[in-house]
RNA sequence: CUAUGUUUUCGGGGUAGGGUGCGUUCUUAAACUGAACAAUUCCCAACCGGCGGUAAGAGUCCGCGAACCUUUAAAAAAAGGGUUGAACCGGUGUAAUUCCGGUACCGACGGUAGAGUCCGGAUAGGAGAAAACUACG
Numbered sequence: 001c002u003a004u005g006u007u008u009u010c011g012g013g014g015u016a017g018g019g020u021g022c023g024u025u026c027u028u029a030a031a032c033u034g035a036a037c038a039a040u041u042c043c044c045a046a047c048c049g050g051c052g053g054u055a056a057g058a059g060u061c062c063g064c065g066a067a068c069c070u071u072u073a074a075a076a077a078a079a080g081g082g083u084u085g086a087a088c089c090g091g092u093g094u095a096a097u098u099c100c101g102g103u104a105c106c107g108a109c110g111g112u113a114g115a116g117u118c119c120g121g122a123u124a125g126g127a128g129a130a131a132a133c134u135a136c137g
């Protein structure tokens, strides 16, 4: 000087928008007659984008994490396997599906009037990031 070791911290964002009204309640002798409430999920519009890599910066390239299924397994954990969404064109340039311009597309599970944005598992878990400490050698 040096980590594959140890410890600590950090580690996911987004609609008080407009319209319609399944339906609920009240009123009435009665009535989709009237009134109020009523999808942040439907329609229009808006907004958001974990981590590592990349000759150049990425939600859409490559991979990882989370979630789900399964093996292990008597229960649980770790681990393994499987499932797991989406982009093109033009320009610049040595180099960019990453930048600029244009036009698009995608988003787990449960709940609920059908959800990337609400509520919930989750004050959880985790890819990883930073700092500190120690040392076989």
Stems, first nucleotide, its partner, number of pairs: 002137001005133006015045001017044003023037004046117002048107002050064004059105002067083005087103005109120003